RNA sequence: GCCGAGCUAGCUCAAUGGCAGAGCAGUGGUUUUGUAAACCACAGGUUCCCGGUUCGAGCCCGGGGCUCGGCU
Numbered sequence: 001g002c003c004g005a006g007c008u009a010g011c012u013c014a015a016u017g018g019c020a021g022a023g024c025a026g027u028g029g030u031u032u033u034g035u036a037a038a039c040c041a042c043a044g045g046u047u048c049c050c051g052g053u054u055c056g057a058g059c060c061c062g063g064g065g066c067u068c069g070g071c072u
Stems, first nucleotide, its partner, number of pairs: 001071007010024004018055001026042005048064005
């Protein structure tokens, strides 16, 4: 230099172009003599950045950034 994959909650990951979710972690509660476990509830998001297309973009298109892999 070229090619490919990926970037979404604290972590691991979902999400046909139509309300951004789950598990774990966190907080509160129920239960227990107490703790853990279990169960219930709550909270937590500038979907890497800038543009474009669209009535509507996490998703499609262009450019950039970062990570990983391959080729030279």